[in-house]
RNA sequence: GGGGUUGUAGCUCAACGGGAGAGCUUCCGGCUUGCACCCGGACGAUGCGAGUUCGACCCUCGCCGACUCCA
Numbered sequence: 001g002g003g004g005u006u007g008u009a010g011c012u013c014a015a016c017g018g019g020a021g022a023g024c025u026u027c028c029g030g031c032u033u034g035c036a037c038c039c040g041g042a043c044g045a046u047g048c049g050a051g052u053u054c055g056a057c058c059c060u061c062g063c064c065g066a067c068u069c070c071a
Base pairs, nucleotide, nucleotide: 001070002069003068004067005066006065007064010024011023012022013021018054026042027041028040029039030038047063048062049061050060051059
């Protein structure tokens, strides 16, 4: 320098182009004599920019980062 894969919550991961969700973590409440477990609830995210579309996490392009292959 070129090719491929990839980027979603603090972490690990979902999401036929049409409601952004789960588990763990954190916080609050309940339960308990107390702690833990358990139950209920809350906070919290689509890497950045543009395009296509009535509508984009999803399709296209560029940039950035990570992994990998070739040189």
The RNA shown here (transfer RNA) has 71 nucleotides and comes from a Polyangiaceae bacterium. It matches the Rfam family "tRNA". By type it is a transfer RNA. The coordinates come from a structure-prediction model, not an experiment, and the mean pLDDT is 84. The same sequence occurs in records of 2 taxa. The sequence is in RNAcentral, with records from ENA.